[in-house]
Overview
The RNA shown here (transfer RNA) has 77 nucleotides and comes from Mycolicibacterium fortuitum subsp. acetamidolyticum. RNAcentral records the identical sequence in 2 taxa. The coordinates come from a structure-prediction model, not an experiment, and the mean pLDDT is 82. NCBI's taxonomy places the organism under Bacteria, Actinomycetes, Mycobacteriales, Mycobacterium, Mycolicibacterium fortuitum. The RNAcentral record of the sequence draws on ENA. It matches the Rfam family "tRNA". The family's RNA type in Rfam is transfer RNA.
C1' cells in the first nucleotide's frame, strides 16, 4: 500500500436487521437482610455511542473523509 473485522459506562459485550426512549452483565457508590462477611433483594451514579463534516423532522443506526486496533494480502532493494 489495498481488502475484511471492530471502536458504545471502569471492565466485557448487545443494539445497525428496518433510523425514532441508549441498554445488559460484572465492578463502583448507598440501603435491606446477617452477630459478622459473602450470597440474596431494592435503589443510585457512570456515555460527545473513535474524531470532523453530510442526508434527515430526527443518526450509535445511512454517506463521505480521517484517526485507532486486529486480520489477511502484496511489497520488501
Nucleotide at each position: 500500500u489495498g481488502c475484511g473485522c471492530g471502536g458504545u459506562a471502569g471492565g466485557a459485550c448487545a443494539g445497525u436487521u428496518c433510523g425514532g426512549c441508549a441498554g445488559u452483565c460484572c465492578g463502583c457508590c448507598g440501603g435491606g437482610c446477617u452477630c459478622a462477611u459473602a450470597a440474596c433483594c431494592c435503589g443510585g451514579a457512570a456515555g460527545u455511542c473513535g474524531g470532523u463534516g453530510g442526508u434527515u423532522c430526527g443518526a450509535a443506526u445511512c454517506c463521505a473523509c480521517c484517526c485507532c486496533g486486529c486480520g489477511c494480502a502484496a511489497c520488501c532493494a